[in-house]
Annotation: Small-subunit ribosomal RNA, 5' domain from Acetobacter pasteurianus, 475 nucleotides, folded computationally. The coordinates come from a structure-prediction model, not an experiment, and the mean pLDDT is 87.
Context: one part of a larger RNA
C1' cells in the first nucleotide's frame, strides 16, 4: 500500500448481487430432511348404479451406497498430474438367444398366549414378478479336451399391443488394484524390521499380491534422512508481488476421510453403510426394576464455548433426484423468502440564483478578517422513499412459492436521509484559551516542568464518506 468468513467503537437512507459457528469432531428438548409401487401378491375396511372404485397394513420390488453435512483422522498411492490392468458393473443403450412343466412352504388373517412397555410365542388357512427342484442348454462357466455345469415370471388391454422376466456378447458412463514422480517440520529422533524379505504348496477376492497359512529361505529399509516424535485433510485455486517468490486451502467444483467412542459383519451391481443390523463402552432418557429407547459433522433450533457468525419461515412453480405404464407421490438436494453495512457495486441527502458579505460564533493590531453564497429570501426539479393504479419474464399445452415483487403509470412536497477520524514531522490541515512533567498523548521520533499549532475545549482547517477509525492476521 493491498487483503480478510473478521471481531471492537462512533455512526447510519435506499437497491443489487454475494457472504454468514475460523472457538467445543462439546452436548441435544421439537418439527421435518427417503420414500415409493395396488399393473406382483393374497387379504381387510369402507362405498356400489354390483360394472368397479377408494384407503390401506403385509408379501414382494426398486431406491434408502445418490443428494446433504463436517475436516476429527490421515504424511499415506490420501492427494496432484502421467501411465498400467490380474478385474467388477445394478439401471442405461445396441445386438443375439431363450421363457417348457412341476412342487412345497410363509406373512397378512383367524384362534389363543406372555411383557408395564418395547416387543415376541403356539396353532390353523392362504397367494404370488417370493422360493426350491425338472426339463432345454449356447458364440457362456470348468476341464484330465473324453466330458461336465448353470436360467427363466409373469402383469395390464377386448385386441393390436406394451411393461417386464432369464441368459450372453460389445458399449457408455461408474468403481476396484498396481506403477514412476511430486507433497510440511525436527538428527537436541540413528539405526530400523519375524509376516518382517523372497521363493514353493495350499487358501482368499471381482481382481495382481504375506493379502492369509505351513515349509524353505536371511533378506529387506536407511545421512538421497529410514524409524520415531510434531503438525497438516489434498487439488483446482485464493491472496500478495513487476516477477520470482511467500502466505493460505471460507463461499464455488474435483478427489479422500468420518458419522456419540471403539470393534464386526450381513444384504446388496455397489456399504463394512450420518437418518440400516450386531456387540463392548461413556452419556442421556423411560419403566410396573424383569427390561427398553435413542445418537443435528442434515435443515430450523436450544442452551455451553466464544471477541464473533442468521429464520424452529415459504414452495416443489423452476433445476435436478428416488418410485411409478402412467396419474401422481417425495425431495430442509434446490428454488426463494427473512436477519447482519459482514465485504463487493450503484444511487441517493437537492439544483440554479442570491451580498445587506445579515444575525450569531472565532480571532483582532479594535481598523478588521474569517465562517461564507455558506444561511435566509427568491425560481425550480422529485432521483430514493411515501400513498394511489395497472402489473411481468422466468411456463413452447397446462402448472408462479418468489409476488401484487421487478418494472410502468400518476398524486404530493425540499420535503423523511451525514457522518467519522485527523491536522508535530514521517503526512493533506493553525490559531485562541484551560492545564502546568500534572491531567493526559503516543505507530516510531517524541510532546506536557506558565505564553503547548503534539494533552483538553471550542473556532477554523485538511481527508474519506453510509460508513469511517482501531485492533487482530497475511503479502
Nucleotide at each position: 500500500g493491498a487483503g480478510c468468513u473478521a471481531a471492537c467503537g462512533c455512526a447510519g437512507g435506499c437497491g443489487g448481487g454475494a457472504u454468514g459457528c475460523u472457538a467445543a469432531a462439546g452436548a441435544c428438548a421439537u418439527c421435518c430432511a427417503a420414500g415409493u409401487c395396488c399393473c406382483u401378491c393374497g387379504a381387510a375396511g369402507g362405498u356400489u348404479u354390483c360394472g368397479g372404485c377408494c384407503u390401506u397394513a403385509g408379501u414382494g420390488a426398486c431406491g434408502g451406497a445418490c443428494u446433504g453435512g463436517u475436516g476429527a483422522c490421515u504424511a499415506a498411492c490420501g492427494c496432484g498430474a502421467a501411465g498400467g490392468u490380474a478385474u467388477c458393473u445394478a439401471u442405461c443403450c445396441a445386438u443375439g438367444g431363450a421363457u417348457g412343466g412341476g412342487g412345497g412352504a410363509u406373512a397378512a388373517c383367524a384362534c389363543u398366549g406372555g411383557g408395564a412397555a418395547a416387543c415376541u410365542g403356539g396353532u390353523g388357512c392362504u397367494a404370488a414378478u417370493a422360493c426350491c427342484g425338472c426339463a432345454u442348454g449356447a458364440c457362456a462357466c470348468c476341464u484330465g479336451a473324453g466330458g461336465g455345469u448353470c436360467a427363466a415370471a409373469g402383469g395390464c388391454g377386448c385386441a393390436a399391443g406394451u411393461c417386464g422376466c432369464c441368459u450372453g456378447u460389445g458399449g457408455a458412463g461408474g468403481a476396484g488394484c498396481c506403477u514412476g514422480c511430486g507433497u510440511u517440520u525436527g538428527a537436541u529422533u540413528a539405526g530400523c524390521u519375524a509376516g518382517u524379505u523372497g521363493g514353493u504348496g495350499g487358501g482368499g477376492u471381482a481382481a495382481a499380491g504375506g493379502c492369509c497359512u505351513a515349509c524353505c529361505u536371511a533378506c529387506g529399509c536407511g545421512a538421497u534422512g529410514a524409524u520415531c516424535a510434531a503438525u497438516a485433510g489434498c487439488u483446482g485455486g485464493u491472496u500478495u508481488g513487476a516477477g520470482a517468490g511467500g502466505a493460505u486451502g471460507a463461499u464455488c467444483a474435483g478427489c479422500c476421510a468420518c458419522a456419540c467412542u471403539g470393534g464386526g459383519a450381513c444384504u446388496g451391481a455397489g456399504a463394512c453403510a450420518c437418518g440400516g443390523c450386531c456387540c463392548a463402552g461413556a452419556c442421556u432418557c423411560c419403566u410396573a426394576c424383569g427390561g427398553g429407547a435413542g445418537g443435528c459433522a442434515g435443515c430450523a433450533g436450544u442452551g455451553g464455548g466464544g471477541a464473533a457468525u442468521a429464520u424452529u419461515g415459504g414452495a416443489c412453480a423452476a433445476u435436478g433426484g428416488g418410485g411409478g405404464c402412467a396419474a401422481c407421490c417425495c425431495u430442509g438436494a434446490u428454488c426463494c423468502a427473512g436477519c447482519a453495512a459482514u465485504g463487493c457495486c450503484g444511487c441517493g441527502u437537492g439544483u440554479g440564483u442570491g451580498a445587506a458579505g445579515a444575525a450569531g460564533g472565532u480571532c483582532u493590531u479594535c481598523g478588521g478578517a474569517u465562517u461564507g453564497u455558506a444561511a435566509a429570501g427568491c425560481a425550480c426539479u422529485u432521483u430514493c422513499g411515501a400513498c394511489g393504479g395497472g402489473g411481468a419474464c422466468g411456463a413452447u399445452g397446462a402448472u408462479g412459492a418468489c409476488g401484487g415483487u421487478a418494472c410502468c403509470c400518476g398524486u404530493a412536497g425540499a420535503a423523511g436521509a451525514a457522518g467519522c477520524g485527523c491536522c508535530g514531522g514521517c503526512u493533506a490541515a493553525c490559531a485562541u484559551c484551560g492545564u502546568g512533567c500534572c491531567a493526559g498523548c503516543a505507530g516510531c521520533c517524541g510532546c506536557g516542568g506558565u505564553a503547548a499549532u503534539a494533552c483538553g475545549a471550542a473556532g477554523g482547517g485538511g481527508g474519506c464518506u453510509a460508513g469511517c477509525g482501531u485492533u487482530g492476521c497475511u503479502c